[in-house]
RNA sequence: GGAGGUAUAGCUCAGAGGUAGAGCAUCUGUUUAGCAGGCAGGAGGUCCUAUGUUCAAUCCCCAGUACCUCCA
Repeated sequence: GGAGGUAUAGCUCAGAGGUAGAGCAUCUGUUUAGCAGGCAGGAGGUCCUAUGUUCAAUCCCCAGUACCUCCA
C1' cells in the first nucleotide's frame, strides 16, 4: 500500500427494516444462625461517528474511526 472481517448493557454475545434481548456480573426482597447456592423482582443501552435511502434504520448505501486477519 491492497483485500476481508468486527464494533449492540460492566463482560461474553443474540437480534437480518417496525425504537433492542439472553447469560454472567451488579442491586433489592425471600430462604439461612450466617455465608454460599436457590427463587422472585429491579436497575443498567444517544446500538462506534457522520451521511444517504425509507412512512420507519441496530439492520440497507456511502464516508470515516478503532481493532483483528490475510496479501504485498

Model confidence (mean pLDDT): 84 of 100. Predicted 3D model of a 72-nucleotide RNA (transfer RNA) from Camelus dromedarius. The organism belongs to Camelus, within Eukaryota. Rfam family: tRNA.